Molecule: c-di-AMP riboswitch aptamer (ydaO/yuaA leader)
Organism: Actinomycetota bacterium
RNA sequence: AAGACCGAAACGCCGAGUCCUGCAUGCCAUCUGGCACGCGGGAACGGGGGAACCACGUUUUCGGGGCUAAUCCACCAGUGGUGGAGGCGCAGGCUCUUUCAGCGCCAGCCCGACAGCUAACCCCGUAGGCCGACGAAGGAGAUAUC
Numbered sequence: 001a002a003g004a005c006c007g008a009a010a011c012g013c014c015g016a017g018u019c020c021u022g023c024a025u026g027c028c029a030u031c032u033g034g035c036a037c038g039c040g041g042g043a044a045c046g047g048g049g050g051a052a053c054c055a056c057g058u059u060u061u062c063g064g065g066g067c068u069a070a071u072c073c074a075c076c077a078g079u080g081g082u083g084g085a086g087g088c089g090c091a092g093g094c095u096c097u098u099u100c101a102g103c104g105c106c107a108g109c110c111c112g113a114c115a116g117c118u119a120a121c122c123c124c125g126u127a128g129g130c131c132g133a134c135g136a137a138g139g140a141g142a143u144a145u146c
Base pairs, nucleotide, nucleotide: 012130013129014128018043019042020041021040022039023038025036026035027034028033044126045125046124047123048122049121054116061113063114064111065110066109067108071085072084073083074082075081076080086106087105088104089103090102094141095140096139097138098137099136100135
């Protein structure tokens, strides 16, 4: 010097997972504020159930269904792997978007015999995780400056 590993922080990223507020307890304090936990309320975002009409000949263990990008098919062969189609994310650093190229992901969980769509109506969630890489050609808008 390069590389690898661990920890922390910042910018940033995946995701609906954000904001405001009441009560109570504790701590700090720089004057009515901040932080943590508990029990609530509201907004916003996200999801499920649920008529008519329409759709379905679907289920009846070959169960069925939901969240999510996380599905389908083929082959080799074996408790996995390869490939195709399809879906999703990232950098390009104000936002959105198109094309090509590049780098990644396609897991996991839940309901419990049961659910198509679905106005009114009813119910639920507001978590968890990551930090590596740093292309090109356009379009629309916002902001700032002149």